[in-house]
Annotation
Predicted 3D model of a 73-nucleotide RNA (transfer RNA) from a Phycisphaerae bacterium. Rfam family: tRNA. Its family is annotated with triplet codon-amino acid adaptor activity in the Gene Ontology.
RNA sequence: UGACCGGUAGCUCAAUCGGCAGAGCGCGCGGCUUUGACCCGCGAGGUCGAGGGUUCGAUCCCCUCCCGGUCAG
Numbered sequence: 001u002g003a004c005c006g007g008u009a010g011c012u013c014a015a016u017c018g019g020c021a022g023a024g025c026g027c028g029c030g031g032c033u034u035u036g037a038c039c040c041g042c043g044a045g046g047u048c049g050a051g052g053g054u055u056c057g058a059u060c061c062c063c064u065c066c067c068g069g070u071c072a073g
Base pairs, nucleotide, nucleotide: 001072002071003070004069005068006067007066010025011024012023013022019056027043028042029041030040031039049065050064051063052062053061
């Protein structure tokens, strides 16, 4: 420098053909328990890497850029 893959909640990751952003773990509260753990219920938590474009509507499609990984030179 080029090609490819990835970037979504605190962490690990989903989200079909463009149509209300989710799960597990963690965190908070409650239940259970003599207490705690386990288990159960509820809840909070998001600039979907950044900017622009297309569209009635974008995590999703197009362009540029940033970051990480792999490969090639």